[in-house]
Context: one part of a larger RNA
RNA sequence: GGACGAACGCUGGCGGCGUGCCUAAUACAUGCAAGUCGAGCGGACCCAAUGAAGUGCUUGCACUUCGGAGGUUAGCGGCGGACGGGUGAGUAACACGUAGGCAACCUGCCUGUACGACCGGGAUAACUUCGGGAAACCGAAGCUAAUACCGGAUACGAUGGCAAACCGCAUGGUUUGCCAUGGAAAGACCAUGAGUCACGUACAGAUGGGCCUGCGGCGCAUUAGCUAGUUGGUAGGGUAACGGCCUACCAAGGCGACGAUGCGUAGCCGACCUGAGAGGGUGAUCGGCCACACUGGGACUGAGACACGGCCCAGACUCCUACGGGAGGCAGCAGUAGGGAAUCUUCCGCAAUGGACGAAAGUCUGACGGAGCAACGCCGCGUGAACGAUGAAGGUUUUCGGAUCGUAAAGUUCUGUUGUUAGGGAAGAACCGCCGGGAUGACCUCCCGGUCUGACGGUACCUAACGAGAAAGCCCCGGCUAACUACGUGCCAGCAGCCGCGGUAAUACGUAGGGGGCAAGCGUUGUCC
Numbered sequence: 001g002g003a004c005g006a007a008c009g010c011u012g013g014c015g016g017c018g019u020g021c022c023u024a025a026u027a028c029a030u031g032c033a034a035g036u037c038g039a040g041c042g043g044a045c046c047c048a049a050u051g052a053a054g055u056g057c058u059u060g061c062a063c064u065u066c067g068g069a070g071g072u073u074a075g076c077g078g079c080g081g082a083c084g085g086g087u088g089a090g091u092a093a094c095a096c097g098u099a100g101g102c103a104a105c106c107u108g109c110c111u112g113u114a115c116g117a118c119c120g121g122g123a124u125a126a127c128u129u130c131g132g133g134a135a136a137c138c139g140a141a142g143c144u145a146a147u148a149c150c151g152g153a154u155a156c157g158a159u160g161g162c163a164a165a166c167c168g169c170a171u172g173g174u175u176u177g178c179c180a181u182g183g184a185a186a187g188a189c190c191a192u193g194a195g196u197c198a199c200g201u202a203c204a205g206a207u208g209g210g211c212c213u214g215c216g217g218c219g220c221a222u223u224a225g226c227u228a229g230u231u232g233g234u235a236g237g238g239u240a241a242c243g244g245c246c247u248a249c250c251a252a253g254g255c256g257a258c259g260a261u262g263c264g265u266a267g268c269c270g271a272c273c274u275g276a277g278a279g280g281g282u283g284a285u286c287g288g289c290c291a292c293a294c295u296g297g298g299a300c301u302g303a304g305a306c307a308c309g310g311c312c313c314a315g316a317c318u319c320c321u322a323c324g325g326g327a328g329g330c331a332g333c334a335g336u337a338g339g340g341a342a343u344c345u346u347c348c349g350c351a352a353u354g355g356a357c358g359a360a361a362g363u364c365u366g367a368c369g370g371a372g373c374a375a376c377g378c379c380g381c382g383u384g385a386a387c388g389a390u391g392a393a394g395g396u397u398u399u400c401g402g403a404u405c406g407u408a409a410a411g412u413u414c415u416g417u418u419g420u421u422a423g424g425g426a427a428g429a430a431c432c433g434c435c436g437g438g439a440u441g442a443c444c445u446c447c448c449g450g451u452c453u454g455a456c457g458g459u460a461c462c463u464a465a466c467g468a469g470a471a472a473g474c475c476c477c478g479g480c481u482a483a484c485u486a487c488g489u490g491c492c493a494g495c496a497g498c499c500g501c502g503g504u505a506a507u508a509c510g511u512a513g514g515g516g517g518c519a520a521g522c523g524u525u526g527u528c529c
Stems, first nucleotide, its partner, number of pairs: 001529004006525005013381006019374002021339001026337003030334003035079003040076002043073004051066007086292003096216007105209002110205007118152004127142006156182001158181010187197003190193001218264003225255003230252008267289004271282004294315005317328004345371001347370003353367001354365004384414004394405004418470001419466006428456001433451007473518005478499003484513005494501002
């Protein structure tokens, strides 16, 4: 000198864009953050169009019953809760980066191709009736449905066995023929047809993952030896898959001064800061990967988890309780307490982008889009401009002549950035849907025109009026280092980054005047280069 997720002191006008618990991975009140589908299913409830029947009569009104387009939805079922969001505790490791390998693997939704979707069955929630319990909730009996569940048939390019051919980088791989094993939603909707959406099997793709390997990135040797599933083999189990991954048996190996093992520290990278570079330091925001979700362990479901807002067990803590038993997990968004030098609103909206579900309308979305707070940072703008010498008054100083603040002020003439008030007023909107038209033999679908959709927000922006009116501080002035005098003090009070200053003429302390620097900031402290 540069930099900062900064803090502290003094000061503080505006805007744009960013950033904002670095400490206690401490504990959390409250609200919200993951739902959706009635076009999968049986119920229940609500309103009521059109309609039918009956009663009262005032003959067109009220009431009752039936049926019922439509709507809502607890439950069964499907898909999604493995994404998105948070944090950095752990981890020195194939965790990460980079380059490869899998003749050792998986992949829901999506795309393509081929072939299918036949015949049957038994339950169960909801519901009803009981019963238990303070509650959470639970039990018994009875009834019912499905795109829930189960059986059979069909099927092959799937699995296992046999035979043959071809190929390769070791283990091996590919193809063909024969034998044995195993599936479907038969569903929903309507415009009823080559319909749409779902479904099954197989192959291929895409996407996402899993595993293995080379190399690379840290401190201590005042850590020198470490290791029994340890190292290898055989057999078996397990996995999507290779493998001591696990088990039994056998052998005695394996690692290490090219630093094993131990201890300490730490998420890694793209990047960021600095530097001419080499290098050094860092890993906030943004992006990729990993790990974690009160602490520890475990599996279930599923294409995918050993699962933040799922389950079970144990533990600590908190809460409810009728003392028998239950409930909970903000390292999601706000917010609270605590810790700390220190870090924000219990805001608005799904209008946009994206996601889940749905045929769609749509619903949900603290992701996200915005607004709020904070000079925390960067950038931009303003606090006025021109003229104005009796060099006014006043301050300071003086050798008493003057010098200086100083064109500075006053005054005159302007401007109107910002500000205040008023008026106008966006882009972000493309869709979807609806209406009309068209293309296509028709459907699906597509195109055109119109209409509809904005949280921000009456915001940005534009125009007019008013009015210099409302907007400057901080640090320094001995040398380094730009900038000097007076008074006070008298080794005192104090200053100080280093050298050092202060003991009666202090340009170094304090105040004043003047000056220098930067400026809505300026200094100090901390850290890095």